This is a predicted structure of a 72-nucleotide RNA (transfer RNA) from a Candidatus Levyibacteriota bacterium. It matches the Rfam family "tRNA". Its family is annotated with triplet codon-amino acid adaptor activity in the Gene Ontology. Rfam's curators write: Transfer RNA (tRNA) molecules are approximately 80 nucleotides in length.

RNA sequence: GGACUCAUGGCUCAGUGGUAGAGCGCUUCAUUCACAUUGAAGAGGUCGAUGGUUCAAAUCCAUCUGGGUCCA
Numbered sequence: 001g002g003a004c005u006c007a008u009g010g011c012u013c014a015g016u017g018g019u020a021g022a023g024c025g026c027u028u029c030a031u032u033c034a035c036a037u038u039g040a041a042g043a044g045g046u047c048g049a050u051g052g053u054u055c056a057a058a059u060c061c062a063u064c065u066g067g068g069u070c071c072a
Base pairs, nucleotide, nucleotide: 001071002070003069004068005067006066007065010024011023012022013021018055026042027041028040029039030038048064049063050062051061052060
């Protein structure tokens, strides 16, 4: 220098055009003498950035940024 791939709550990941979700974690309540377990409720993400396509974009396109793999 070139090609491919990834970026979504604190963590690990789903979601491939039509209201952003799960598990774990966190907070509160119940249960316990207490802790753990279990049950219930809740908070937390404008989906890496900018622009474009579209009635509508996490999703499609372009560029950029960062991580990874391969080639030179």